[in-house]
RNA sequence: GCGCCUGUAGCUCAGGGGAUAGAGCAGUGGACUUCUAAUCCACUGGCCGGGGGUUCGAAUCCUCCCAGGCGCA
Numbered sequence: 001g002c003g004c005c006u007g008u009a010g011c012u013c014a015g016g017g018g019a020u021a022g023a024g025c026a027g028u029g030g031a032c033u034u035c036u037a038a039u040c041c042a043c044u045g046g047c048c049g050g051g052g053g054u055u056c057g058a059a060u061c062c063u064c065c066c067a068g069g070c071g072c073a
Base pairs, nucleotide, nucleotide: 001072002071003070004069005068006067007066010025011024012023013022018056027043028042029041030040031039049065050064051063052062053061
């Protein structure tokens, strides 16, 4: 330098045009327990890496950039 993949909650990931973007773990509060752990319930936490475009509608499609990974040279 070229090609491919990835970027969504504090962490690991799902969602691949259509309701208010979800799960597990973590965190907070409560129930239970003599206490802790475990279990159960509720809650908090996201402008979906950034800009532009397509569309009635974009996390999703196109394009450019940024970051990371892999391969080729």